Predicted 3D model of a 471-nucleotide part of an RNA (small-subunit ribosomal RNA, 3' major domain) from Euglena archaeoplastidiata. The coordinates come from a structure-prediction model, not an experiment, and the mean pLDDT is 80. Its Rfam family is "Bacterial small subunit ribosomal RNA". A source record names the gene rrn16.

Context: one part of a larger RNA
RNA sequence: UGACGGGGGCCCGCACAAGCGGUGGAACAUGCGAUUUAAUACGAUGCUACACGAAAAACCUUACCAGGAUUUGACAUGCUAGGAAGUUUUUCGAAAGAUAAAUGUGCCUCUUGAGGAGCCUAGACACAGCUGGUGCAUGGCUGUCGUCAGCUCGUGUCGUGAGAUGUUGGGUUAAGUCCCGUAACGAGCGCAACCCUCGUUUUUAGUUGUCUUUUCGAGAUCUAAAGAGACUGCCGGUUAUAAAUCGGAGGAAGGUGGGGAUGACGUCAAGUCAUCAUGCCGUUUAUAUCCUGGGCUAUACGCGUGUUACAAUGGUUAAGACAAUGAGUUGCGAAUCCGCGAGGAUAGUGCUAAUCUCAAAAACUUAAUCUUAGUUCGGAUUGUAGGCUGCAACUCGUCUGCAUGAAGGUGGAAUCGCUAGUAAUCGCCAGUCAGCUAUAUGGCGGUGAAUUCGUUCCCGGGCCUUGUACA
Numbered sequence: 001u002g003a004c005g006g007g008g009g010c011c012c013g014c015a016c017a018a019g020c021g022g023u024g025g026a027a028c029a030u031g032c033g034a035u036u037u038a039a040u041a042c043g044a045u046g047c048u049a050c051a052c053g054a055a056a057a058a059c060c061u062u063a064c065c066a067g068g069a070u071u072u073g074a075c076a077u078g079c080u081a082g083g084a085a086g087u088u089u090u091u092c093g094a095a096a097g098a099u100a101a102a103u104g105u106g107c108c109u110c111u112u113g114a115g116g117a118g119c120c121u122a123g124a125c126a127c128a129g130c131u132g133g134u135g136c137a138u139g140g141c142u143g144u145c146g147u148c149a150g151c152u153c154g155u156g157u158c159g160u161g162a163g164a165u166g167u168u169g170g171g172u173u174a175a176g177u178c179c180c181g182u183a184a185c186g187a188g189c190g191c192a193a194c195c196c197u198c199g200u201u202u203u204u205a206g207u208u209g210u211c212u213u214u215u216c217g218a219g220a221u222c223u224a225a226a227g228a229g230a231c232u233g234c235c236g237g238u239u240a241u242a243a244a245u246c247g248g249a250g251g252a253a254g255g256u257g258g259g260g261a262u263g264a265c266g267u268c269a270a271g272u273c274a275u276c277a278u279g280c281c282g283u284u285u286a287u288a289u290c291c292u293g294g295g296c297u298a299u300a301c302g303c304g305u306g307u308u309a310c311a312a313u314g315g316u317u318a319a320g321a322c323a324a325u326g327a328g329u330u331g332c333g334a335a336u337c338c339g340c341g342a343g344g345a346u347a348g349u350g351c352u353a354a355u356c357u358c359a360a361a362a363a364c365u366u367a368a369u370c371u372u373a374g375u376u377c378g379g380a381u382u383g384u385a386g387g388c389u390g391c392a393a394c395u396c397g398u399c400u401g402c403a404u405g406a407a408g409g410u411g412g413a414a415u416c417g418c419u420a421g422u423a424a425u426c427g428c429c430a431g432u433c434a435g436c437u438a439u440a441u442g443g444c445g446g447u448g449a450a451u452u453c454g455u456u457c458c459c460g461g462g463c464c465u466u467g468u469a470c471a
Base pairs, nucleotide, nucleotide: 001471002470003468004467005466007465008464009463010462011461012460013459015455016454019418020417021416022415023414026308027307028306029305030304031303032302033301034299035298042053043052064294065293066292067291068290069289070288073127077126078125079123080122081121082120083119086103087102088101089100091098092097107116108115109114129283130282132281133280134279138277139276140272141271142270143268145266150189151188152187153186154185155184156165157164158163169180170179171178195260196259197258198257200228201227202226203225204224205223206222231254234248235247236246237245238244310411314370315369316368317367318366319365320364326358327357328356331351332350336345337344338343377408382403383402384401385400386399387398388397424447425446426445427444428443429442430441
């Protein structure tokens, strides 16, 4: 100087408390462990792994296993020789591939010969290849402490020196934010501001959007560009005549207006050699490459994260109302007809979209019924009949009809989230995608609470100080 303390002081945070809703019990979905297996590919492992990489494992993906094949190779550059490229067919085969035959003669330069570009085949070698190892050799990227308020430097001064001072102190702030004091004076990286978005308004511009109207038209809503607006600016109290804070006015908005992006010096030899790049090591008829099939989907069990419920603030039936974000030409797919339905059919209207389509919002309201039951709750599981995608749904897809109708009556110890348009609850959209295992993830809007006395305690953190046989 740090680090640590079941030392002290001050302060903060959904840290506790006050509340609301969950998890832990059930069934299922999904990930992990363990076990099993020919293989159940690899990585991630307290917080900071476990709906994580994976924004989609039937084949492919795919890295794993079994079997069948290839060896200058699936891919790149260089050399030689031949041939346009290509197309069609025979036999063997699960395919990959092997085999045999037919057809075919292009483009550019050039008088022909010939040469060139591109592609294919054969040959020899340099080499290719590796999701093989090492994240404790690395780059890059990322998590975490933590959006915590800290981390440093120059000159000066003090100290033999390590170092100190500044950065401590009195106030204050979300903040090393600002003020005052001060052997310090300044500065840098952080904080804040600058950026995006939402909330108010003005101007301008409006079709494909809205309203009225027969039109003409209009500019309220809306759309999208540029401005205005908020600065403790004004008034009063407190304070040290400071910084600031409390109350008020005006205002759409008030003291950081809400949200986002933004992550200092560093810590964890944290994570990633399997995104990529890369040193070294290993491999080179195999640890490379191609193919078929299987596996990643197994199942005594344990754990995490979720969905659906256990019902009457509810279930069912009928009728009625109100969104926003988005996506669409290999696409969205209207209307009509058929089917109980998933879906299908004729034609494919319209739409490269403020025009058309997906598209029905759901919770909600009204009416009726059920009457406390393992039920008209709950929907697992199973049988059967079908639809769709796709070469192909056995392992192993999803959806529909009928039948079946399991556990479950609010969950032990323990534990999680959340302070306002938040929690809770309700649906909608997108990416991935042929199809889906989405109950996941990322967004969007609808309805819309309760509580915070307070900082004794638990956890994490910041500043000062103290002790130390620790560095």